Predicted 3D model of a 444-nucleotide RNA (Bacterial RNase P class A) from a Syntrophomonadaceae bacterium. The coordinates come from a structure-prediction model, not an experiment, and the mean pLDDT is 76. Its Rfam family is "Bacterial RNase P class A". It is annotated as a ribozyme. Lineage of the source: Bacteria > Bacillati > Bacillota > Clostridia > Syntrophomonadaceae. Of the family's consensus pairs, 97% are formed in the model.
Formats: sequence, structure tokens, C1' cells
RNA sequence: CGAGUAAACAAGGCAGCCGCGGGAAAAACCAAAAGGUUUUUCUCGAGGAAAGUCCGAGCUCCGCAGGGCAGGGUGCUGGGUAACGCCCAGUGAGGGUGACCUCAAGGCCAGUGCCACAGAAACAAUACCGCCCGGCGCCUGGUGAUGAAAACAUUGGUAUGAUUGGUUGUGGAAAGUCAAUUAGGCCGAUGUUUAAAUCGGUGGGCGCCGGGUAAGGGUGCAAUGGUGCGGUAAGAGCGCACCAGGGACCGGGAGACCGGUUUGCUAGGUAAACCCCACCUGGAGCAAAGCCAAAUAGGGGGAGGAUGAGGUAGCCCGCCGACUCCCCGGGUUAGGCUGCUUGAGGUGCCAGGCAACUGGUACCCGAGAUAGAUGGCUGCUGCUUCCCGGUUAAUGUAAGUUAUCCGGGAAGGACAGAACUCGGCUUAUUAGUUUGCUCGGUCC
Repeated sequence: CGAGUAAACAAGGCAGCCGCGGGAAAAACCAAAAGGUUUUUCUCGAGGAAAGUCCGAGCUCCGCAGGGCAGGGUGCUGGGUAACGCCCAGUGAGGGUGACCUCAAGGCCAGUGCCACAGAAACAAUACCGCCCGGCGCCUGGUGAUGAAAACAUUGGUAUGAUUGGUUGUGGAAAGUCAAUUAGGCCGAUGUUUAAAUCGGUGGGCGCCGGGUAAGGGUGCAAUGGUGCGGUAAGAGCGCACCAGGGACCGGGAGACCGGUUUGCUAGGUAAACCCCACCUGGAGCAAAGCCAAAUAGGGGGAGGAUGAGGUAGCCCGCCGACUCCCCGGGUUAGGCUGCUUGAGGUGCCAGGCAACUGGUACCCGAGAUAGAUGGCUGCUGCUUCCCGGUUAAUGUAAGUUAUCCGGGAAGGACAGAACUCGGCUUAUUAGUUUGCUCGGUCC
């Protein structure tokens, strides 16, 4: 210096003129009553919210206001107050970096509801996608064993063919026979390769059935405490570590509640849903209610009433106890006065209290209208904002900028008006002023 937050103050001041209403005193007048009118002097005369009519009371009335039900209100703890749904101080939760702010803050294990859609499932009931185990069926990869069949190679045997030689034989031959060579065939064996099929074991995939699972994924505002590790067939507080909630015990505190130790107990949310619990609660209201004067027709008709009319917004009991209600008609009524401002009042000081507030003491009396008063004009001046000019100081080379002071000019006033009074809350609002605290920036 800026932004924010909490609290307090103010709502222009002085003077003059004219015009209103109240009070006091004096005088005069009027009057049947309560009382009223005029003149003079003095004096007073809208708010922090007077608004809203949301709470609470004072006060007035209702022959019960006495009891109960219904209805309504409040809802963490402790205090304040005449009382309150208000105020103060705390506790808890939420928001904010913070100073601070907000809370419709008892109970879901008394009961009844609701949680659409989505999702398998929103009352412990579940399985959509998945994960694991077992059984059955199919497909597939490797591997081990057995291995039909085929091919090739080698080898053994055998028959046949061919060639050559010997021998036998013949008139000559042929055939036969022996040996060697060679071509192929067949059989057997061995080896290699290919390999159907079978059996065993192993891996993978698909489908169906059964069982286990709620860890992973999905849906949702919310899904069986959360995160991590281990464990498991796969999982699960199944076990462990830490955290959250609940229980038990101990400690602190008047209390709400807080803290510590321990315990594998962990089955939603919603009560500004019905409801349950605790406490409070009669009703209507100044247009309440009283007094005075004046006037009339104590008229006509109907219904009900001691077997109880009627008696305060509901109902029951109790109590009182004789008129009540409806229609038609007549009189008064824009009469006057009280209620009406002395109060749970205001201010100063002292004491107690963290505070709200309480006690004591001294001083003060600050609108009471009723078709509804408090207004209009003028002068000076205060405050805020803007502009112009000047002085001083700081900074700067300077221009300029900032701060203070002086002079001049212009503009500027929000929300809004008592009606029996008071304590609160809520809402509307500023040309404004002051103080504390928080955050950020800059300088020393």
C1' cells in the first nucleotide's frame, strides 16, 4: 500500500423567519357529563432499522385460566434473561491459506416407509463379465512305450532265366548234372526312413454340468470397513502391519466430549420421511378493554332449553347455571374521554464475571398523533469525490510521481415515517468514519 475479516460510531451542524402537534404555568370563555376552546410565555417533537409481523413477553378480557387428549414449538453441553426459536462461552462436524464463518447438532438395534433409472443384487439377498476345482465331450502341441503297413540298403536262403566251362551221354546231338558269373523275382533277418493305430503321462483351447468365490472388472450417490503384505486350488480379516468406526477398561472435564490401552467385532443411507424420546405450550388481542353522554319499539314471528340452553379457535371430564339462536322491523353510531407512555427505562462510575450479563450508586424524563403533527425558505459551515493552481518534503538528471498543507470551482445524502410498550431475529441500505486481527506486495 492492497485485499479480506470482526466490532463500534454516525445518519450533517449552527442561526433566523414563517407554519404544525404535545406538555407546564397564567388568564378568559363554554358546559348537563367525562371535559373542551382561545391567547401569552417556556419547553419537547421519528429510526438503526420506525420495515417484516417471524418469535417471546408486559398489559387487557374470557364465572376455571383446573385436569387430560389432540394440535403446535424447540432439539449437542453449560450459563444469561421476565421469557424466547434469542444472546454468551464451549464441544463436534463442514468451509476457508488464514483471521474467521456456517450448522434443521437427540434416536434408524421400538416400528412403518422410501432409495427412480442403471445394476446380478439396494431388508444377508445375490453372480452380469470373470477366477479356481472336479466330471464329460471335442480339437490341438510335445514326449515315452508298443507298433500294422510301405520304401530303401545290406545280408542269408531259394527257385527260375541267360552266358561260359567241365563232365555224362550219343552215330552226332539234345536233355540231365556240376561249377563260376550275372539280371531280376520271392522268403527270412538286420538297419534306416516314413508311419496308421493303441496305451500312459503332460500342456493348451472350446463347450456343457456340478461345486467353491466376492479379491479383480462393470453399474450406480451409495454394493458386505480402507491400503499393503502374506496365505489359498482360486479367494475372503483367513492371518499380519497401519488407519477408520464399534465394544471393554482407565484417565481428564460440571458436561457435551477428549485422550490412552486393548479387542479381528465391521449387516448401507434417509427422521427439513411418518414416527419415537426429552422439555415447553389456555385462547383472543389496543380494531384488547373501560367511562360519560344521547336515542329508541324491554316490538313481531320461529326453533331449542333443568332429560341442562349457553360459557375462551378443537374434543372429553370437571365447574358455573338460565336463557340462547335465526328472521323481519325500529333507534344510536364519522360523539367525547381513558387506555397513551415512568418503563423488565436511559446515561456515567464502581464491584463481580472469559463473556452474555448481574449488583450497587449518582443523575436524567428526550413524540404521543387520531384523517392522522414534526414542514418550507434563507445564510454560514462540516464531511466525501473530482478538477485547477500553489507551498513544503521524499524520489528522480529532468519531466513527472507520492504524501502533507493552503486557495478556488463543481458535484454528492442511501434504506426509508412512530400509532400500546418492550427484548430479539430477519430483510433493505451509505457522500461515510474509527479500531483490532489475517493474507499478500514493497521499502527501511